[in-house]
């Protein structure tokens, strides 16, 4: 220097072109003599940048992080 793989709420992880989702977590409410455990409800993300497309997490290019593999 080359190839591949990974990137998505704070955290862990889905999501094969059609209104981005869970579970966890943090606030706030019920509940309780406290605590914890139940519940409801709020918050909050597609790593960057550009192409394609009526429409991109999804297809492409570029480019930055981490992983592997070759030299």
């Nucleotide at each position: 220097g080359c190839g591949g793989g990974u990137g998505u709420g704070g955290u862990u992880c889905a999501g094969u072109g059609g209104u981005a989702g869970a579970a966890u977590g943090u606030c706030a409410g019920c509940u309780u003599g406290c605590c914890a455990a139940g519940u409801u409800g709020a918050c909050g993300a597609u790593g960057a940048g550009g192409g394609u497309c009526c429409g991109a997490u999804u297809c492409c290019c570029u480019u930055c992080a981490c992983c592997c593999g070759c030299u």